[in-house]
Context: one part of a larger RNA
Molecule: small-subunit ribosomal RNA, 5' domain
Organism: uncultured bacterium
RNA sequence: UGAACGCUGGCGGCGUGGCUAAGACAUGCAAGUCGAACGGAUGUAGCAAUACAUCAGUGGCGGACGGGUGAGUAAUGAAUCGCUAACGUGCCCUUAGGCUUGGGAUAGCCAUCCGAAAGGAUGGGUAAUACCAGAUGAUAUGACCCUUUGACAUCUUUGGGUCCUCAAAGCAGCAAUGCACCUUUGGAGCGGGCGAUUUUGUAUCAGCUAGUUGGUGAGGUAAUGGCUCACCAAGGCGACGACGCAUAGCCGGACUGAGAGGUUGGCCGGCCACAUUGGGACUGAGACACUGCCCAGACUCCUACGGGGGGCUGCAGUAACGAAUCUUCCGCAAUGCACGAAAGUGUGACGGAGCGACGCCGCGUGGAGGAGAAGCCCUUCGGGGUGUAAACUCCUGUCAGGGGUAAGAAAGUUCUGAUCUACCCCAGAGGAAGAGGCGGCUAACUCUGUGCCAGCAGCCGCGGUAAUACAGAGGCCUCGAGCGUUAGGC
Numbered sequence: 001u002g003a004a005c006g007c008u009g010g011c012g013g014c015g016u017g018g019c020u021a022a023g024a025c026a027u028g029c030a031a032g033u034c035g036a037a038c039g040g041a042u043g044u045a046g047c048a049a050u051a052c053a054u055c056a057g058u059g060g061c062g063g064a065c066g067g068g069u070g071a072g073u074a075a076u077g078a079a080u081c082g083c084u085a086a087c088g089u090g091c092c093c094u095u096a097g098g099c100u101u102g103g104g105a106u107a108g109c110c111a112u113c114c115g116a117a118a119g120g121a122u123g124g125g126u127a128a129u130a131c132c133a134g135a136u137g138a139u140a141u142g143a144c145c146c147u148u149u150g151a152c153a154u155c156u157u158u159g160g161g162u163c164c165u166c167a168a169a170g171c172a173g174c175a176a177u178g179c180a181c182c183u184u185u186g187g188a189g190c191g192g193g194c195g196a197u198u199u200u201g202u203a204u205c206a207g208c209u210a211g212u213u214g215g216u217g218a219g220g221u222a223a224u225g226g227c228u229c230a231c232c233a234a235g236g237c238g239a240c241g242a243c244g245c246a247u248a249g250c251c252g253g254a255c256u257g258a259g260a261g262g263u264u265g266g267c268c269g270g271c272c273a274c275a276u277u278g279g280g281a282c283u284g285a286g287a288c289a290c291u292g293c294c295c296a297g298a299c300u301c302c303u304a305c306g307g308g309g310g311g312c313u314g315c316a317g318u319a320a321c322g323a324a325u326c327u328u329c330c331g332c333a334a335u336g337c338a339c340g341a342a343a344g345u346g347u348g349a350c351g352g353a354g355c356g357a358c359g360c361c362g363c364g365u366g367g368a369g370g371a372g373a374a375g376c377c378c379u380u381c382g383g384g385g386u387g388u389a390a391a392c393u394c395c396u397g398u399c400a401g402g403g404g405u406a407a408g409a410a411a412g413u414u415c416u417g418a419u420c421u422a423c424c425c426c427a428g429a430g431g432a433a434g435a436g437g438c439g440g441c442u443a444a445c446u447c448u449g450u451g452c453c454a455g456c457a458g459c460c461g462c463g464g465u466a467a468u469a470c471a472g473a474g475g476c477c478u479c480g481a482g483c484g485u486u487a488g489g490c
Stems, first nucleotide, its partner, number of pairs: 001487001003486005010363006016356002018321001024318002027316003032061003037058002040055006068274003077199008087191003092187002096183003100134004109124006140165001142163005150155001170179003200246003207237003212234008249271004253264004276297005299310004327353001329352003335349001336347004366395004375386004399431001401426004407421003434479005439460003445474005455462002
């Protein structure tokens, strides 16, 4: 140290736990929400008007966040410092205005039909904050003219004038009003783009390059640009290491060290990349989109053989791999996010609990008194050691156990706790110690067995008949719910 292995193992707190096969996945859940946008269906109550509840569909917002992983990537990345007068922006705040007249559809529904299924076809008919057309419209867009500021060449800012183009939707409420909608100004936050510096090894890789380098024009984009294309020129990079090969996500940080430095990037935070493999676009403010779409490949499942379905590098979990890594748990009570006017709903984010001495920290395994018992070991046979250790006596009550109360995590005077805990009472020494070592390095020594055997060992080295070095025992040393070993870093 994200460790593993061996022996051992009482409790708690806080952390942490697939480093290997970015190999394959059964099952469940992980993104919904709004009836105050819309027509309807069903149910309940009622004689009814109606009210309430639930629901598939159209529509809106969200599904680009959150969560996972590190395969790729040596620069299209990251870190730091700048630039964008070359840019975008839903929701939020803010400025100034507006919200008008119409129209045709379509799902749901009904009927008929096809299909094993997935699903689909035809006809009829319906609504909207869905769609379309017209009107109005500026400080918006675009063009031109005058003026003015700034800059970096293209350019840009202010004021004025003329012309062009473009908008909208309602809902709730008795109402007041509120919430929506459209255009617009500025902002916040977020994002796109560009530059400089730094960013592993290898020269047993020395030359590399044709959209290549530049120009003109066009296309494309929110925007610059060979980004793409046509034409023109022949350039561009390179020992300050191009090109190639190998390796690798980067950083804040982490470990170590007196520092310089070395090593590293797991958890947490920021950025990037990826989502079975490869490619593509659509929608949208935002994606070329992990649980959206299309195509192709591999794999897999269903099939009535005609055809269909799937993607755990989300949370659990499975087999496999491996020295090795957890529960198919509880809850939306808190924090946050999505939607909603709200009530609220959803949320494997998150909050918690569970498992593992995996790590760190804390606590306990009793305290005081008590003779030198027995046993065991050694012995010069006198005795010595284990050793106040035990027994015994007197106490205490941490932890674990049992019971109680309802204070806190709850904000928001009401209500709300998945889970955890403060506090009070009870009994009783009971339920809780091992591991490694003892030749020197290196703290700690004797006896017996063995006899270069069996064995030990990090290095030096021990063992061939008195071995403090092997094995056992007694004693001792060190650390202690751990102790050792192995692997790795300094």